[in-house]
Context: one part of a larger RNA
RNA sequence: GCCGGCGAGUUAUUGUGUGUUGCAGGUUAAUCCCUUCCGGGGAGAAGCCAAAGUGAAAGCGAGCCUGAAUAGGGCGAACAAAUGUAGCACAUGAUUGACCCGAAACCGGGUGAGCUAACCAUGACCAGGGUGAAGUUCCGAUAAAACGGAAUGAAAGCCCGAACCGGUGUAUGUUGCAAGAUGCUCGGAUGAGUUGUGGUUAGAGGUAAUAUGCCAAUCGAACCCGGAGAUAGCUGGUUCUCCCUGAAAUAUAUUUAGGUAUAGGGUCAGGCUAAGUUGGAGGGGGGUAGAGCACUGAUCGGGUGUUUGGGACGCAAGUUUCGACACCUAGUCAAACUCCGAAUACCCUUCAAUGUUCCCUGGCACUCAGCAUCUGGGAGCUAAGUUCCAGAAGCAAAAGGAAAACAAACCAGACUUACAGCUAAGGUCUCAAAUAUUCAUUUAGUGGAAAAGGAAGUGUCAUUCCUAAGACACCUAGGAGGUCGGCUCAGAAGCAGCCAUCCUUUAAAGAAAGCGUAACAGCUCACUAGCCGUAGGAAUAAUGCGCCGAAAAUGUAACGAGGCUCAAAUGAAUAACCGAAGCUUGAGGUUGUCAUUCUCGAUUUAUCGAGAGUGGCAGCGGUAAGGGAGCGUUCUGUGUGCAGUGAAGGUGGCCCGUAAGGAGCUACUGGAGCGAUCAGAAGCGAGAAUGCCGGC
Numbered sequence: 001g002c003c004g005g006c007g008a009g010u011u012a013u014u015g016u017g018u019g020u021u022g023c024a025g026g027u028u029a030a031u032c033c034c035u036u037c038c039g040g041g042g043a044g045a046a047g048c049c050a051a052a053g054u055g056a057a058a059g060c061g062a063g064c065c066u067g068a069a070u071a072g073g074g075c076g077a078a079c080a081a082a083u084g085u086a087g088c089a090c091a092u093g094a095u096u097g098a099c100c101c102g103a104a105a106c107c108g109g110g111u112g113a114g115c116u117a118a119c120c121a122u123g124a125c126c127a128g129g130g131u132g133a134a135g136u137u138c139c140g141a142u143a144a145a146a147c148g149g150a151a152u153g154a155a156a157g158c159c160c161g162a163a164c165c166g167g168u169g170u171a172u173g174u175u176g177c178a179a180g181a182u183g184c185u186c187g188g189a190u191g192a193g194u195u196g197u198g199g200u201u202a203g204a205g206g207u208a209a210u211a212u213g214c215c216a217a218u219c220g221a222a223c224c225c226g227g228a229g230a231u232a233g234c235u236g237g238u239u240c241u242c243c244c245u246g247a248a249a250u251a252u253a254u255u256u257a258g259g260u261a262u263a264g265g266g267u268c269a270g271g272c273u274a275a276g277u278u279g280g281a282g283g284g285g286g287g288u289a290g291a292g293c294a295c296u297g298a299u300c301g302g303g304u305g306u307u308u309g310g311g312a313c314g315c316a317a318g319u320u321u322c323g324a325c326a327c328c329u330a331g332u333c334a335a336a337c338u339c340c341g342a343a344u345a346c347c348c349u350u351c352a353a354u355g356u357u358c359c360c361u362g363g364c365a366c367u368c369a370g371c372a373u374c375u376g377g378g379a380g381c382u383a384a385g386u387u388c389c390a391g392a393a394g395c396a397a398a399a400g401g402a403a404a405a406c407a408a409a410c411c412a413g414a415c416u417u418a419c420a421g422c423u424a425a426g427g428u429c430u431c432a433a434a435u436a437u438u439c440a441u442u443u444a445g446u447g448g449a450a451a452a453g454g455a456a457g458u459g460u461c462a463u464u465c466c467u468a469a470g471a472c473a474c475c476u477a478g479g480a481g482g483u484c485g486g487c488u489c490a491g492a493a494g495c496a497g498c499c500a501u502c503c504u505u506u507a508a509a510g511a512a513a514g515c516g517u518a519a520c521a522g523c524u525c526a527c528u529a530g531c532c533g534u535a536g537g538a539a540u541a542a543u544g545c546g547c548c549g550a551a552a553a554u555g556u557a558a559c560g561a562g563g564c565u566c567a568a569a570u571g572a573a574u575a576a577c578c579g580a581a582g583c584u585u586g587a588g589g590u591u592g593u594c595a596u597u598c599u600c601g602a603u604u605u606a607u608c609g610a611g612a613g614u615g616g617c618a619g620c621g622g623u624a625a626g627g628g629a630g631c632g633u634u635c636u637g638u639g640u641g642c643a644g645u646g647a648a649g650g651u652g653g654c655c656c657g658u659a660a661g662g663a664g665c666u667a668c669u670g671g672a673g674c675g676a677u678c679a680g681a682a683g684c685g686a687g688a689a690u691g692c693c694g695g696c
Stems, first nucleotide, its partner, number of pairs: 001696006012095013025049003031043005053060002063075004099237002102234001106227006117201009126191001128160003131156001135152006164188003169184004203219001205215003212221001240630006250263005264367002266364006274356001275357001276354009290340001291338002296334004301329005307324007370395002373392007400411002415588004420584003426578003429562003435575007447564001453548002457545004462540005475530004480504003485499003510525001513524003589620015631685001633682005640675003649669006655662002
């Protein structure tokens, strides 16, 4: 890992609700008696509930309490409507281990110092080599010492280094030789040394040259058994089928925030009556969007001034400048401004459609992590696949088509079936179902990613000007004189710089637009004429489509691919077609409701209830969840069958049912029991729980 088996809402007591049965007051408990299968029958009124309430209570009582009260008020009675009680079944609450598995922990009583820590008692062990303290002796020295020298001597938590004890570095080992080893290397090795044996200390504890170390491979509190099925607002798992409905991720509160309570939203049952919802019409209030500046404030330019503050000049008069304030004028801004003011929404009335969807009572829940998108906003950076509100439609809980793939954006809501038809979004060259035509645009593979900015790309449209008296462009010629303007300067002559920028001759020519020189010179330009004799040209604005701007990491890789250029791109238009689980059509199922027919039951005999058939209409996506109807397993009762002429079980095939499933047939196997009906009771259904056990 697979297969097989086992594996999770149960039991008791008690409350609530629904259904059903008995009785009308209901009911027995313990206990006792009888009896044929150990079940049944009977006795038993103690007790419980109900029949009366009210008050804290004494108490009173269809009333009681409060109160001074005959008041008022509270709870009752009465009327109406409902019933009471005891079983049984189902659902659910409480208590019980309470759907199952799962802690770390807590407490109690014991067992441990044969491992290890410390200590006690008693023993044992430490090759060899080196250094050579004190002391002693002798000699020297001294007044005598001190002191010096030589021997001797043997000390030391001394040195080197085996045994022994340790465990520094590294490699191997890492399902090992080993749940800590092996190789090399390394520390101590007469000491606070090592070690044998016996003994002592025990878990709220011991021991500890403290490492929270060790106390039997276990230590921030050992192990074993018990309390014990501790508790787990947490994780995981929770087993057959079909049918109907179908949420929430919000508010408030919470030692509360991943839990819970109440409300909201779901479902089921019962009830009432008028509602509810949608659309049309009419009538309302509002102060949002917008707009505006009439208020409150903000604000730009200009002007005015019996106003007013400061500065400068001035002897002063005064002049000038910068403000403040007010007014006028042109123009602006505001969530906490409004002279104004929508659309929606909301409320009411009325008309229509729908037909219980509204509301009330009760049973049962689930939900309290929401999410992306669009719209109106707050926070943020008008950042975020950000965060917080409000409105919407979606996903959640929604499949199908389209967007290559793609919870949410587009189209559209799947009862089943059909080798029938029509469409939606989106498409129609091939992959791949379906296409043609017309007029334009684009040349960039733009289409098929991006900004500021840039450009004689190209189409459309508009305005102004020049032009057959010759435009525009090319070519030829001129482009002069006063004058080298004045100043400045070493120089400054059109052309470093400053000032001025005239006049003349002219067809025209700037006191010069550019290059150039040290300064001149020189070359162009503006401007003019000629030539040419063709025909459009110059400038500006708007707009369509393109161009540049444009660099990323595995591999083209920014059309899904091939590939596409009078298109298979873009814009406009026409006519077709394809295209979904949408719509239609044929067949069928099922739910609700209405009509009708039949059967049965109840009776106030013309009504109600239940069931079945036929037809009409409307439905039938679905997570959590609610409701309904069933299938199967084991056992019990009932009762009738099967079985050695082959039961159960097993392996295939055929067949029936909407499903869980099922009678039968058939071919084998197997070898002794098994089943239908109607009821009852459950150790009642397996794919998941890092499930448990077994096999492989």
RNAcentral holds the full RNA, with entries from ENA. Predicted 3D model of a 696-nucleotide part of an RNA (large-subunit ribosomal RNA, domain II) from a Patescibacteria group bacterium. The coordinates come from a structure-prediction model, not an experiment, and the mean pLDDT is 84. Rfam family: Bacterial large subunit ribosomal RNA. Gene Ontology terms of the family: ribosome and structural constituent of ribosome.